[in-house]
Context: one part of a larger RNA
RNA sequence: AUGAACGCUAGCGGGAGGCUUAACACAUGCAAGCCGAGGGGUAUAUAGUUUUCGGAUUAUAGAGACCGGCGCACGGGUGCGUAACGCGUAUGUAACUUGCCCUAUUCAAAGGGAUAGCCCAGGGAAACUUGGAUUAAUACCUUAUAAUACAGAGAGUGGCAUCACACUUUGUUGAAAGAUUUAUCGGAAUAGGAUAGACAUGCGUAUGAUUAGGUAGUUGGUAGAGUAACGGCCUACCAAGCCGAUGAUCAUUAGGGGGCCUGAGAGGGUGACCGGCCACGCUGGGACUGAGACACGGCCCAGACUCCUACGGGAGGCAGCAGUGGGGAAUAUUGCACAAUGGGCGCAAGCCUGAUGCAGCAACGCCGCGUGAGGGAUGACGGCCUUCGGGUUGUAAACCUCUUUUAGUAGGGAAGAAGCGAAAGUGACGGUACCUGCAGAAAAAGCACCGGCUAACUACGUGCCAGCAGCCGCGGUAAUACGUAGGGUGCAAGCGUUGUCC
Numbered sequence: 001a002u003g004a005a006c007g008c009u010a011g012c013g014g015g016a017g018g019c020u021u022a023a024c025a026c027a028u029g030c031a032a033g034c035c036g037a038g039g040g041g042u043a044u045a046u047a048g049u050u051u052u053c054g055g056a057u058u059a060u061a062g063a064g065a066c067c068g069g070c071g072c073a074c075g076g077g078u079g080c081g082u083a084a085c086g087c088g089u090a091u092g093u094a095a096c097u098u099g100c101c102c103u104a105u106u107c108a109a110a111g112g113g114a115u116a117g118c119c120c121a122g123g124g125a126a127a128c129u130u131g132g133a134u135u136a137a138u139a140c141c142u143u144a145u146a147a148u149a150c151a152g153a154g155a156g157u158g159g160c161a162u163c164a165c166a167c168u169u170u171g172u173u174g175a176a177a178g179a180u181u182u183a184u185c186g187g188a189a190u191a192g193g194a195u196a197g198a199c200a201u202g203c204g205u206a207u208g209a210u211u212a213g214g215u216a217g218u219u220g221g222u223a224g225a226g227u228a229a230c231g232g233c234c235u236a237c238c239a240a241g242c243c244g245a246u247g248a249u250c251a252u253u254a255g256g257g258g259g260c261c262u263g264a265g266a267g268g269g270u271g272a273c274c275g276g277c278c279a280c281g282c283u284g285g286g287a288c289u290g291a292g293a294c295a296c297g298g299c300c301c302a303g304a305c306u307c308c309u310a311c312g313g314g315a316g317g318c319a320g321c322a323g324u325g326g327g328g329a330a331u332a333u334u335g336c337a338c339a340a341u342g343g344g345c346g347c348a349a350g351c352c353u354g355a356u357g358c359a360g361c362a363a364c365g366c367c368g369c370g371u372g373a374g375g376g377a378u379g380a381c382g383g384c385c386u387u388c389g390g391g392u393u394g395u396a397a398a399c400c401u402c403u404u405u406u407a408g409u410a411g412g413g414a415a416g417a418a419g420c421g422a423a424a425g426u427g428a429c430g431g432u433a434c435c436u437g438c439a440g441a442a443a444a445a446g447c448a449c450c451g452g453c454u455a456a457c458u459a460c461g462u463g464c465c466a467g468c469a470g471c472c473g474c475g476g477u478a479a480u481a482c483g484u485a486g487g488g489u490g491c492a493a494g495c496g497u498u499g500u501c502c
Stems, first nucleotide, its partner, number of pairs: 001500002004498005011369004018361001019327001024325003028322003033070003038067002044061007077280003086205008096197002101193007109143004119132005149172006156165003178185002206252003213243003218240007255277001258274001259270004282303005305316004333359001335358003341355001342353004372402004382393004406443001408438005416429001419426002446491005451472003457486005467474002
């Protein structure tokens, strides 16, 4: 010093942190939705008309589901793996991408066929699913137009080798979408920016030689495939290289860094919390969609495990927040709220948000406060010691005079609200913090140690026993070292012990 644990003890508050072990298995609830100002439109409700009393129909409002769009790649968790361009730092990309956002320029022309939903008819225990009819769009498709895209030609400028840039010309391919309450919000292309990423390189980054040789896509070349992009990244062919005592390979261990602890520093140890990077999401593999994933609460395959089943077949993944079992010396509530901050969607109102803001539990640590203050004797009682004179506990108590923090009780009572809304109104925390009144010293001290190191000593008991102990060592009849008592010393709502680091 500590994310601590254990023992004894415990009054209050503030602001922090709380599964270090089994990346063990998980019941239950919640943790990612939003948009009707993209689309068709239903159940239903209200009002009306009509009726053969079954219903039909009109208007207004209108969930849920469906098509479509954006988000779901963020936020949150964990540290399994990884000794690596993973991380840190410094560079490079003339080898690259970037939805939403900002700036600039230019566009948005003409058409078409479907399909969910709805309706009808089936299959299945369920999960779910099949067929028919019909319908819409900012869904999909065709055509037109548009290039700094691609290919060819010309002549020019620059650089860093491959090259880059600008101009002219020819050809080829390739866009778009509307909505509306008329305020606006959207759509397409190109260029630039911003942001975010990708790749490459120098240097740094654990232990072992009781690991000395390792390597065939291996090392390089040519041509291609693939990618946003360079590249044995992949394929075919050709060559035989490449790494290694400056430690290759192998084995073991490990997320790395800012930091944190310690120390005068150098250094040593460490990587909880906080903010940035990486990896992972039951185990292994794979791609799809998309600006972005090879995707924690998406898909497919295989495996282990669990569950449902009508035995034909299906469902699942808490290393999200709570919570359960288990493991363990050991680590909390199945809480409140979206009021604030931030995020997603939306023109907005708003909806969602176990992010977050708060509350609950436990002295786990840090900080602050209190448990009273002043007076009070040649010194009460009691205890302990005694040389029996006394000494000590000790101004300590009693007693007198005061105070009332905190806790208690009663009254008042916020800021956080900027915002949003036409207005009314709108705070989880919370009747909390805070302020005021009231009563009463009232409700509030322990723990370890006292042989030396090391501050603090006597008596009794015990008798190498019982026991103590960090080291030296104590104890066998006068033990300041064991046990108890009185006294003392040190810390103090804590004090000791144990573990670990300097």
Model confidence (mean pLDDT): 84 of 100. The part of an RNA shown here (small-subunit ribosomal RNA, 5' domain) has 502 nucleotides and comes from an uncultured bacterium. It matches the Rfam family "Bacterial small subunit ribosomal RNA". The RNAcentral record of the full RNA draws on ENA and SILVA.